[in-house]
């Protein structure tokens, strides 16, 4: 230094007609138990890496930057 590919909740991931942001775990409170785990109800938690552009509407299409994996060199 060139190509590729990833970024979405606290971890791991979904999310292709551009139109309500999700699931598993895990945290929270309640119930269940002498308690504790396990079950069972309900909840909180997200600048969809930034930044700008197209559009009525943008995680979603573009353009650029960032960060990290991976191939050439």
């Nucleotide at each position: 230094g060139g190509g590729g590919g990833u970024g979405u909740a606290g971890c791991u991931c979904a999310g292709u007609g551009g139109g309500c942001a999700g699931a598993g775990c895990g945290c929270c409170u309640g119930c269940c138990u002498u308690g504790c785990a396990c079950g069972c109800a309900g909840g909180a938690g997200g600048c969809c890496a930034g930044c700008g552009g197209u559009u009525c509407g943008a995680a979603u299409c573009c353009g650029c930057u960032c960060a990290c994996c991976u191939c050439c060199a």

A computed fold for a 73-nucleotide RNA from an Acidobacteriota bacterium, annotated as transfer RNA. Rfam family: tRNA. The family's RNA type in Rfam is transfer RNA. The source organism's lineage runs through Bacteria, Pseudomonadati and Acidobacteriota. Its mean pLDDT, the model's own confidence on a scale to 100, is 83.